[in-house]
RNA sequence: AGAGUUUGAUCCUGGCUCAGAACGAACGCUGGCGGCAGGCCUAACACAUGCAAGUCGAGCGCACCUUCGGGUGAGCGGCGGACGGGUUAGUAACGCGUGGGAACAUACCCUUCUCUACGGAAUAGCCAUUGGAAACGAUGAGUAAUACCGUAUACGCCCUUCGGGGGAAAGAUUUAUCGGAGAUGGAUUGGCCCGCGUAAGAUUAGAUAGUUGGUGGGGUAAUGGCCUACCAAGUCUACGAUCUUUAGCUGAUCUGAGAGGAUGAUCAGCCAGACAGGGACUGCGACACGGCCCUGACUCCUACGGGAGGCAGCAGCAAGGAAUUUUGCGCAAUGGGCGAAAGCCUGACGCAGCGACGCCGCGUGGGGGAUGAAGGCUUUCGGGUUGUAAACCCCUUUUCUCAAGGAAGAAGAAUGACGGUACUUGAGGAAUAAGUCUUGGCUAACUACGUGCCAGCAGCCGCGGUAAUACGUAGAAGGCGAACGUUAUUCGGAUUUACUGGGCGUAAAGCGGGCGUAGACGGCCUUUUAAGUCGGAUGUGAAAUCUCCUGACUUAAUCAGGAGGGGUCAUUCGAUACUAAAAGGCUAGAGGACAGCAGAGGAAGGUGGAAUUCCCGGUGUAGCGGUGAAAUGCGUAGAUAUCGGGAGGAACACCAGUGGCGAAGGCGACCUUCUAGGCUGUUCCUGACGUUGAGGCCCAAAAGCGUGGGGAGUGAAACGGAUUAGAUACCCGUGUAGUCCACGCCCUAAACGAUGGACACUAGGUAUGGGGGGCAUCGACCCUCUCCGUGCCGAAGUUAACGCUUUAAGUGUCCCGCCUGGGGACUACGGCCGCAAGGUUAAAACUCAAAGGAAUUGACGGGGGCCCGCACAAGCAGCGGAACGUGUGGUUUAAUUCGAUGCAACGCGAAGAACCUUACCAAGGCUUGACAUGUCAGCAGUAGAAUCUCGAAAGAGUGACGACCUGUAUCCAGCCAGGAACUGUCACAGGUGCUGCAUGGCUGUCGUCAGCUCGUGCCGUGAGGUGUUAGGUAAGUCCUGCAACGAGCGCAACCCUCAUUGCUAGUUAAAUUCUCUAGCGAUACUGCCCGUAAAACGUGGAGGAAGGUGGGGAUGACGUCAAGUCAGCAUGGCCCUUAUGUCUUGGGCAACACACACGCUACAAUGGAUGAUACAAAGGGUUGCCAAAGAGCAAUCUGGAGCUAAUCCCAAAAAAUCAUUCUCAGUUCGGAUUGCAGGCUGAAACCGCCUGCAUGAAGUUGGAGUUGCUAGUAUCCGCAGGUCAGCACACUGCGGUGAAUACGUUCUCGGGCCUUGUACACACCGCCCGUCACGUCAUGGAAGUCGGUAACACUUGAAGUCGACAGGCUAACCUUCGGGAGGCAGUCGCCGAGGGUGGGACCGGUAACUGGGACGAAGUCGUAACAAGGUA
Repeated sequence: AGAGUUUGAUCCUGGCUCAGAACGAACGCUGGCGGCAGGCCUAACACAUGCAAGUCGAGCGCACCUUCGGGUGAGCGGCGGACGGGUUAGUAACGCGUGGGAACAUACCCUUCUCUACGGAAUAGCCAUUGGAAACGAUGAGUAAUACCGUAUACGCCCUUCGGGGGAAAGAUUUAUCGGAGAUGGAUUGGCCCGCGUAAGAUUAGAUAGUUGGUGGGGUAAUGGCCUACCAAGUCUACGAUCUUUAGCUGAUCUGAGAGGAUGAUCAGCCAGACAGGGACUGCGACACGGCCCUGACUCCUACGGGAGGCAGCAGCAAGGAAUUUUGCGCAAUGGGCGAAAGCCUGACGCAGCGACGCCGCGUGGGGGAUGAAGGCUUUCGGGUUGUAAACCCCUUUUCUCAAGGAAGAAGAAUGACGGUACUUGAGGAAUAAGUCUUGGCUAACUACGUGCCAGCAGCCGCGGUAAUACGUAGAAGGCGAACGUUAUUCGGAUUUACUGGGCGUAAAGCGGGCGUAGACGGCCUUUUAAGUCGGAUGUGAAAUCUCCUGACUUAAUCAGGAGGGGUCAUUCGAUACUAAAAGGCUAGAGGACAGCAGAGGAAGGUGGAAUUCCCGGUGUAGCGGUGAAAUGCGUAGAUAUCGGGAGGAACACCAGUGGCGAAGGCGACCUUCUAGGCUGUUCCUGACGUUGAGGCCCAAAAGCGUGGGGAGUGAAACGGAUUAGAUACCCGUGUAGUCCACGCCCUAAACGAUGGACACUAGGUAUGGGGGGCAUCGACCCUCUCCGUGCCGAAGUUAACGCUUUAAGUGUCCCGCCUGGGGACUACGGCCGCAAGGUUAAAACUCAAAGGAAUUGACGGGGGCCCGCACAAGCAGCGGAACGUGUGGUUUAAUUCGAUGCAACGCGAAGAACCUUACCAAGGCUUGACAUGUCAGCAGUAGAAUCUCGAAAGAGUGACGACCUGUAUCCAGCCAGGAACUGUCACAGGUGCUGCAUGGCUGUCGUCAGCUCGUGCCGUGAGGUGUUAGGUAAGUCCUGCAACGAGCGCAACCCUCAUUGCUAGUUAAAUUCUCUAGCGAUACUGCCCGUAAAACGUGGAGGAAGGUGGGGAUGACGUCAAGUCAGCAUGGCCCUUAUGUCUUGGGCAACACACACGCUACAAUGGAUGAUACAAAGGGUUGCCAAAGAGCAAUCUGGAGCUAAUCCCAAAAAAUCAUUCUCAGUUCGGAUUGCAGGCUGAAACCGCCUGCAUGAAGUUGGAGUUGCUAGUAUCCGCAGGUCAGCACACUGCGGUGAAUACGUUCUCGGGCCUUGUACACACCGCCCGUCACGUCAUGGAAGUCGGUAACACUUGAAGUCGACAGGCUAACCUUCGGGAGGCAGUCGCCGAGGGUGGGACCGGUAACUGGGACGAAGUCGUAACAAGGUA
């Protein structure tokens, strides 16, 4: 410090996500040791049990014990119990923080001064009687005090009307002290007041009656409406009162570069509450956690009468929860209470226990060790990797176990919980000690197998549909390591709320416009003040924390010492530039006066003509009108058309203009009246009077609403006619509201320049509207300067780009408004406004990882321009109708094998299925196999094999006879060894089985279309562009131009062939003229002429066999279609292995209601039949072509000459020509079908082909539609070849005869280039919208219903303080002895917690039904949007 993710790619905007740090954590897996710290975040839920506050006999009496020293116990009394400890419910507050203040108190402590005298009356304990279950009492008798009371005294103290008045004490004992009272000062602590700071919500805008102030009184330690009576009517609030919600505050903690943001555990300061609520008492201090009274809820005891209790102290239990410990030891230390002290008490505290909860440290060994062992994994089978890792050798002992010693912590004699702990020493032995997460990118780390959109993963993007580095497992690797991952939360990254540090033309975002209040900001000069501002000093900002420097634990964490830092703080002393405040002045801002000017600026009244419609009358006759075409409609009752007259309403042609005016909305005939604003000129007046503007007020198109008019045309709704699959639309005919006027509402628009207002500055050019000046002139022009407006182009600058550019979106200042991902949502609820419609303000749940802007390249368009092609048009011949052939679909079948499926499948693979082929079916066989290689074993009566049996064959059995090669080894024979063959076994063979969407190769298609790219340079932030665009061509052919210059693959040419010709050679009976065949050459290149700025190029001409690529062929750029082919071949993976392999026989591929495709033959006279007579080219031939001759009606047969071919044969060319006949008919056309008889091939003809005789079907030129062809072409005619035993209407070639037409590019199809739009990029077979149906989820409304909260009104009213009081009771004091003062109880009153009743408010739950929303698999209906999206 960044990264991933929107796109085909790019830049930008913008959200989401990740990497970091942190944690009072939890969960998963694992777990050796130690130090330090921390451990109910949830139910301020309920609590069993124990402990957590006592102490003093040196205040007092009594009882008991006694070692006679003393001790113990309850009680009276004193001090303490208001501290310490725990918790965060409440509290938005002077509660807290910080800094100040005055009207206060302060036990214990310290200082100083004074005093401590004399009396009195009770009472608990105890005793007696007695009530009660208990808790706890009642009555009587009697007793002490440092308990209580009176008197005296008063240094100081308090009150005072200044005369005076008031008020105290306590003693104890060991005789040295400890106390007591009053006062004084201090210290400490506390109470009170104030400035400033300290959450959210305006969908909370008004709140307040003790409320604000005053006076008197009361109350308090003290100020004060703190309380009360009276008087006044104030007080708070947009700088946010009140209300609602949330929350203890701080030092600090986490994060961050910082500014900030989040948090408020542990430690420390302050507040608050102690079961919930209220209250006072005591006391220095409380309205009191382990005190009291009352009310309530809950729990417990009970004899039912009544009582008891409060862990938010330490442990612990239950509950809740993802989750948080021992009912431990000790007062040894530190601290606290009491005491003179010893001492007692202390769950404060010191320690230990539990849990990796965190931080820090240590270890699980170190060195050597390569046949790189074994095993695992992988492999291209060679190897690689695990890996010096292990084994093995040497060494060490932190840790561990055992044993021995053994602290400091105690100041200070005693006293140590921790603890036989830390630590030290010795012995033993590598011994006791490694996991977890990840490995597609971000992000370090990859392979194999399994799985097959399943199981699963996932933080985001996304993986998984048979070759998954993304799932699971294994191996290997990477990270961290006693931990490692996950989850929750916070900050960061996020400049993504922008103070530091963002934006608003099109991405989210300028209010529709103005006037103006508060506020904010504000021209020049002078003086003063010193609030802001700046500087110095002082005080404070607790400690801890943080930073730096040191030190102590072996180190670190941790702890200690010192320094530093930290405020919007307070006081004070200075400075005065700027801001501010006060005073004075100025004229450049602003405004006014005067003189001119332009204008659809506004309001009211009046006037005018053209046109439409209607009415009346005339002429006139059959249509009019309307549309893409029609129809509805109008019209013989006389329309339309035309002429004349009249009525009425609305709008104002031409002028008219990127002209004018207005703040915007908006404003258009003419005249009059009233009225607002602007511009120019003079430089006369005022003297900063200004700018902006939250709220507020006013204006505000169209539509709409109310009341009353008006209504010609037009025209929502409605009706009818068309169109259509439908057509609730587009088109047509009618037509109501509305549109118009007056008055009143509504208040919204793409109210747009999608651009708030004001001021200043920053190149120009040009056009135009309104003024003014100069020159000039008689004058108008022209030229020039200037002010104000309205446009275009453009520099710098700016912008993501597009673009903007003195009319800024540039550079600055001021003010206002607004934005913060998309959807939900211009919505819900609530408020305000409205007659309503509705407007305004304006969320959340939920959901997605995008949504979006600009530009780029493509593709596409029922966008445009240019151009080409038998693409259309112009023609010729067909197809589509019939019969037949072939192929396909479908159907059928045991099988009808498989593939090819728009163009680009369908006479295609197949250049030829009777068996074979053959892959299919049925049946029968074989199993190392029909075929290949290798290993091992056997192997001479072996291999082979006649014959015979079964069988359809294959095959199974039988088995006479019976081998071969090499070596030993020189010949023969024998034997031996090896080989071959065979038998058996194991590896394997085999597969036309699957996947052409795993592939190679080959092929089709766009398309023989003219395109497709690269290097360097230049332009652009970039994708990209330029080049390659423009003119021109068949062509990206070439030339010219041009920020491009060059180049490559394509085009063309080079190659083959035909046409002309030369040379050479050759076959044939002859012929080196020619012809023919073969070979080598030549010819054509826009070379010449003409015209056009040039060139390219084009038009015409000459010559020439051929003329502008001469005709034809081969040749197919980058790529597209997951195009075709695993069945031609090859090949990955998967599958079968006595079968999906292989062999055989028979069948099938040939079926047949039907549909399509490609052909053939015809329908006839340009013909048929018969006869005669001509003219080719290119091929093939020895398992072959087959002559002559003969036989047969013929197919064919006999025959055998010739030919390995320019020699022989196939071989007859046919159309054509000549002659005869037929005469328009289903025929002398046509030949299907069928019957009979034959021929040929072949083991085999049922299913081939041919012949003869006989038969003689459909068909008389073919609907919609559709195909081929531009010249030696189409059409017509025959010939040959391959395949092949045989079979050709197919295919591939060959020649013969030999046309018609092309105006042209509007339209159809396909293609190329340029341009334009785009929401498409899987690229229009694209994208995409809404209803409906189904499921899930959250949410609004809703008759109601249930609950909560805070107030209010009335009522009731405990405890208790305060006040009042007839009567009652009453020790101290007074008394005249009667009583009084005072007190107690009681009663009453005010207040008062709580309860009850009531009507409202707010919030929440739930609800029949209902509304929309989001998401979901390939549902239904249409096609609204994106292209002119087919009605912009």